[in-house]
Molecule: transfer RNA
Organism: uncultured bacterium
RNA sequence: AGGGGAAUAGUUCAAUGGUAGAGCGGCGGUCUCCAAAACCGUAGAUGGGGGUUCGAGCCCCUCUUCCCCUG
Numbered sequence: 001a002g003g004g005g006a007a008u009a010g011u012u013c014a015a016u017g018g019u020a021g022a023g024c025g026g027c028g029g030u031c032u033c034c035a036a037a038a039c040c041g042u043a044g045a046u047g048g049g050g051g052u053u054c055g056a057g058c059c060c061c062u063c064u065u066c067c068c069c070u071g
Stems, first nucleotide, its partner, number of pairs: 001070007010024004018054001026042005047063005
């Protein structure tokens, strides 16, 4: 310098252009003499900017960070 990939909840990961979900973790409750486990409930997220579209996590451009390949 060129090419490819990744970025979503505290964390690990999903999500055919049409209400953003799950596991673990947090908080509250049930249970228990207490705690753990189990069960029920609850809060919490789309890296920044722009574009296309009736509608963007998803498509396009650009920036940032990380990983891989070529030289």